Predicted 3D model of a 347-nucleotide part of an RNA (small-subunit ribosomal RNA, central domain) from an uncultured bacterium.
Rfam family: Bacterial small subunit ribosomal RNA.
Model confidence (mean pLDDT): 88 of 100.
Context: one part of a larger RNA
């Protein structure tokens, strides 16, 4: 709880389509409402309360007058809101030509490095540390060259760099497909923004069922360290990590900053595109991405045209710490769990 506010104090839903709603650009006409704009009327019983005047010496306490406001009704009645009808085009789309890009999805190849197997050379140690063991080795390792088969992940370019809504996304080459920027006109004519519910998309890890496993590697196990070592180091090593179809729905899912839209100094990297007669350099713009600064803003830190400034407009969330994101209900879920979400008690 009609308040203040959400970068870091408590608080922005991970993220996007979108349904009701809620909110909306310019001009002109209309109708009839809204509409504290104005005029009546009528109600609001007396007494209390107010406010003016009076009356007990004051007051308290009597007594006389008086409304506002609200509610209904009738008149007018600019501007605005809402409705209808017309009409524009700056909002927002469509076409057209260009253009950048790891965006998405399927299928194919590629070299390097590792492992493994097989030949050949070749002999006593390799391999690890901080020193070591544990482990591999004369059944012939490590090195080495030869061949061969196997998964994963893409060095250099690589960037303070690029796409994409977010999660994310990197070797090359084909095929499908999304979306964005720039230009010059053309049509549509507000067709917009937001978005409780709702739908989908979502790292890692984990499951279910089927493949495939090279490197790494949760758990185990052994060697070390150590008072102890259920760690750090070391030697192994299953799950998993890949692939396919399904599920989970989580996270410091972060710019710890919810989307639109407009205005408020600049300087200075860089990325895509247009113009300046091509071209260097410069110079002007549009869009993206850093850094620094001014106004302002801010408890400070810092933000500053990519706002954390000045402002409309929806959504979402806070409301002292603990108890607790937890218990009990629901709802999903194959489990693990999510997600909604308290209260005694106590500080």
């Nucleotide at each position: 709880u009609u308040g203040g506010g959400c970068g870091u104090a408590a608080a922005g839903c991970g993220c996007g389509c979108g349904u009701a709603g809620g909110c909306g650009g310019c001009c002109g006409c209309g109708u009839a409402g809204g509409c504290g704009g104005g005029g009546g009327g009528g109600u609001c019983a007396a007494a209390u309360c107010c406010c003016g005047g009076g009356g007990c010496u004051c007051a308290a306490c009597c007594c006389c007058g008086g409304u506002c406001c609200g509610c209904c009704c009738c008149c007018c009645g600019a501007a605005c809101c809402c409705c209808g009808c017309g009409g524009c085009u700056c909002g927002g789309g469509u076409c057209c030509g260009g253009u950048a890009g790891g965006g998405g999805a399927g299928g194919g190849u590629g070299g390097a490095a590792c492992a493994c197997c097989c030949g050949g050379u070749g002999u006593a140690g390799c391999g690890g540390u901080g020193g070591a063991a544990u482990g591999c080795g004369c059944a012939g390792a490590u090195a080495u060259c030869g061949g061969g088969u196997g998964g994963a992940a893409c060095a250099c370019c690589g960037g303070u760099g690029g796409c994409g809504a977010a999660g994310g996304c990197g070797g090359c080459c084909c095929u499908c497909u999304g979306g964005g920027c720039c230009g010059a006109g053309a049509c549509c004519g507000a067709c917009g923004c937001u978005g409780a519910g709702g739908c989908g998309c979502g790292a890692a890890a984990g499951c279910u069922g089927g493949g495939g496993g090279a490197g790494c590697g949760a758990a185990c196990a052994g060697g070390a360290u150590u008072a102890g070592a259920u760690a750090c180091c070391c030697u192994g090593g299953u799950a998993g990590u890949c692939c396919c179809a399904g599920c989970c729905g989580u996270a410091a899912a972060c710019g710890a900053u919810g989307g639109a839209c407009g205005c408020u100094a600049g300087g200075u990297g860089u990325g895509g595109g247009g113009g300046g007669a091509c071209g260097a350099u410069c110079c002007c713009u549009c869009c993206g991405u850093g850094c620094c600064g001014c106004a302002g803003c801010c408890a400070a830190c810092g933000c500053a045209u990519u706002a954390a400034g000045c402002g409309u407009c929806c959504c979402g969330c806070c409301u002292g710490g603990g108890g607790a994101g937890u218990a009990c209900g629901g709802c999903c879920g194959c489990a693990a769990g999510g997600c909604u979400a308290a209260a005694a008690c106590u500080c």